Molecule: c-di-GMP-I riboswitch aptamer
Organism: Alkalicoccus urumqiensis
RNA sequence: UGAGGGUAAUGGUAAAGCAGUGGAAACGCUGCGGCACAAAGCUACAGGGGCUGUGGGGACACCUAUGCCAGCCAGCUGCCAUU
Repeated sequence: UGAGGGUAAUGGUAAAGCAGUGGAAACGCUGCGGCACAAAGCUACAGGGGCUGUGGGGACACCUAUGCCAGCCAGCUGCCAUU
């Protein structure tokens, strides 16, 4: 330095739910909580995929992102005993 890995160690994050709050909604933030995660760190303008539909289109069904999701795949980066 690379690869595999997380058996050791230092630690880290925080699902569902509940309360408050922002939002049209998806969803976000704060507190409690503790499902799980070796990248559950960052990136939504590298890419794919998904959710919502204020607004716009449409006779209706429905279509549509400038909104949202990284704990869906993915890109980039990182800690460490041993090998």